[in-house]
Context: one part of a larger RNA
RNA sequence: GGAUGAACGCUGGCGGCGUGCUUAACACAUGCAAGUCGAACGGGAACCUCUGGAUUCGUCUGGAGGGGAGAGUGGCGAACGGGUGAGUAACACGUAGGUGACCUACCUUGAUGACGGGAAUAACCGCUGGAAACGGUGGCUAAUACCCGAUGGUCUCGCUGAUUCGGUUCAGCGAGUAAAGUCUCUGUAAAGGGGCGCUUCAAGAGGGGCCUGCGGCCCAUCAGCUAGUUGGUAGGGUAACGGCCUACCAAGGCAGAGACGGGUAGGGGACGUGAGAGCGUGGCCCCCCACACUGGCACUGAGACACGGGCCAGACUCCUACGGGAGGCAGCAGUGAGGAAUUUUGCCCAAUGGGCGAAAGCCUGAGGCAGCAACGCCGCGUGGGUGAUGAAGGCCCUCGGGUCGUAAAACCCUUUUCUGGGAGACGAGAGAGGACGGUAUCCCAGGAAUAAGUCUCGGCUAACUAUGUGCCAGCAGCCGCGGUAAUACAUAGGAGGCGAGCGUUAUCC
Numbered sequence: 001g002g003a004u005g006a007a008c009g010c011u012g013g014c015g016g017c018g019u020g021c022u023u024a025a026c027a028c029a030u031g032c033a034a035g036u037c038g039a040a041c042g043g044g045a046a047c048c049u050c051u052g053g054a055u056u057c058g059u060c061u062g063g064a065g066g067g068g069a070g071a072g073u074g075g076c077g078a079a080c081g082g083g084u085g086a087g088u089a090a091c092a093c094g095u096a097g098g099u100g101a102c103c104u105a106c107c108u109u110g111a112u113g114a115c116g117g118g119a120a121u122a123a124c125c126g127c128u129g130g131a132a133a134c135g136g137u138g139g140c141u142a143a144u145a146c147c148c149g150a151u152g153g154u155c156u157c158g159c160u161g162a163u164u165c166g167g168u169u170c171a172g173c174g175a176g177u178a179a180a181g182u183c184u185c186u187g188u189a190a191a192g193g194g195g196c197g198c199u200u201c202a203a204g205a206g207g208g209g210c211c212u213g214c215g216g217c218c219c220a221u222c223a224g225c226u227a228g229u230u231g232g233u234a235g236g237g238u239a240a241c242g243g244c245c246u247a248c249c250a251a252g253g254c255a256g257a258g259a260c261g262g263g264u265a266g267g268g269g270a271c272g273u274g275a276g277a278g279c280g281u282g283g284c285c286c287c288c289c290a291c292a293c294u295g296g297c298a299c300u301g302a303g304a305c306a307c308g309g310g311c312c313a314g315a316c317u318c319c320u321a322c323g324g325g326a327g328g329c330a331g332c333a334g335u336g337a338g339g340a341a342u343u344u345u346g347c348c349c350a351a352u353g354g355g356c357g358a359a360a361g362c363c364u365g366a367g368g369c370a371g372c373a374a375c376g377c378c379g380c381g382u383g384g385g386u387g388a389u390g391a392a393g394g395c396c397c398u399c400g401g402g403u404c405g406u407a408a409a410a411c412c413c414u415u416u417u418c419u420g421g422g423a424g425a426c427g428a429g430a431g432a433g434g435a436c437g438g439u440a441u442c443c444c445a446g447g448a449a450u451a452a453g454u455c456u457c458g459g460c461u462a463a464c465u466a467u468g469u470g471c472c473a474g475c476a477g478c479c480g481c482g483g484u485a486a487u488a489c490a491u492a493g494g495a496g497g498c499g500a501g502c503g504u505u506a507u508c509c
Stems, first nucleotide, its partner, number of pairs: 001509004006505005013380006019373002021338001026336003030333003035076003040073002047066008083291003093215007102208003107204005113198001115149004124139006155176008181196006217263003224254003229251008266288004270281004293314005316327004344370001346369003352366001353364004383413004393404004418446006427436001453498005458479003464493005474481002
C1' cells in the first nucleotide's frame, strides 16, 4: 500500500447493487416452512329445493333430489428444495480412469399383453378401557389395496452343447414368474373408438453405488504397527465386487518414499495479495461430502438407515388424575444466553422453480420483494458566478502590519437533491392476472433552500505559531518528546490529508 462477513471512537444527506451470529453443533415460547389427487374407492356433516306427518305455531320428525366440509382406504410426493460445519487426514474431496461386479421411480423410444376368480379391511355402527396420549372388542362395506388360477414372446434358475482368458454370448430342454382400472365419445343396447393409467421386455436420457492411479496440513520430543489382522477354501449377505460377515486353513500384511500415534481441519471451483513464483483464506454464490438433541437400530420405498418418519437407550424441558404421556428451529422470522459483534415474530405466490392433479387449481418462509444496519463497493449532493473600504471578528505581531480571505455580506443565476401537486410503468411469451407499488420514471410549482465531518501538523510524513503546563499532567507505530521560552503534552488560531465518512484495533499478503 492492498484486503475484510469485521468491531470500536467521533460524525452522518440521498440512491443503486450486494452483504449481515466468524462466539454456545448452547437452550428454545409462538406462528408458519409438504402436500396433493373425488377423473382410484366406500361413505358423507352443515346447508339448499320439492314434499308428507305432528304442532302448545317456538318447532319436531320422515321421504326424494342437490350439495359437498372434516375424517378414512388407495396413489404419487415427502430421499427434492432449505439449514449447518460438529465429525472426518478419509477414495471425504479434486482429477483421470474402470465396472466382463451393479441399481435406477417419474420421463422418452420401440415392442408386448391386460383373461377368470376369491378372501379381507379402515371408514361407519354397537359395546368398552384410559386423566390424557392412545386404544380394545363384536359387526357391515369398496377399490388402481390384497390374494389365487390361466397365458409366457421375454425374464430368473438348473442341465446339455458351442463360444469367450473368464461367471461373456448363442442354441435346445425342464421348472418358476405379470397385469387395473377410470374418464370420455358414437350407440337403445350389445359392441367399438379415444385419453389417462396398468403388466412384461429391450433401449435411451438423467441420477446413483462400488473400485483404482495421481494430488493437496503440522509434530519423529509419535518408530515400530496389526488378530478379521494378510491371504486362501466354502458359505451367508448385498443391486453389486469384497474379511462385508461366519467357519476352517495358512502366517501373513504395513512401515524412514514416514506405518502407527498425537494435534488441527469439511474438500474443491474460487477469493485476497503479489510483476510473478509464491504465501494466506475457503464468508456470500456453485459442485461434492457429512450431520439433524446425544448414541444405536432397522422398517417403508426405485431411492433413506430418513432435519420437520419409526423403535430403543441417555441427557434436558413440559403435562399428569402419579398409573402414564409429550417434545427436538444446524428451515423462515423471533426469544434468552454467550459475545467486541451480526436484521423483521413483514408482503406475495405476480414471476422463476418444485410437489400433486386430465385440468381448473392447491401447497411452496424454495423463490420474488419490502423492512433494519455507512457493513462493503459504486454514483450524486451539501450550490454556481460576480464580489476589496481586503468589512466586522478571531489569531499573530518587530505595533508598521500580516493572516483567516473572495472567504463572508451584497448582487445575479441554477434546482441535482428536498418539499408540494399531477401523470405513471416494464417485469405478463394470445386474453385475464403485479406482492413489489402509486414504487421507478416523467411533468409542474416553490425556495440556496434540507445536508460536513474526521484525523494529523518533531523526523519517517504533506502541514507552525501563540498560550498553558514544568520528567507533572500527558503523548507514542519506531526513533523518542515533557525537569520554565515544548513546532512532539493540553488549548486556540492557522495549515495539511481524506471526505459521508475519518481514525483506531484485529487478521492476511

Model confidence (mean pLDDT): 86 of 100. The part of an RNA shown here (small-subunit ribosomal RNA, 5' domain) has 509 nucleotides and comes from a metagenome.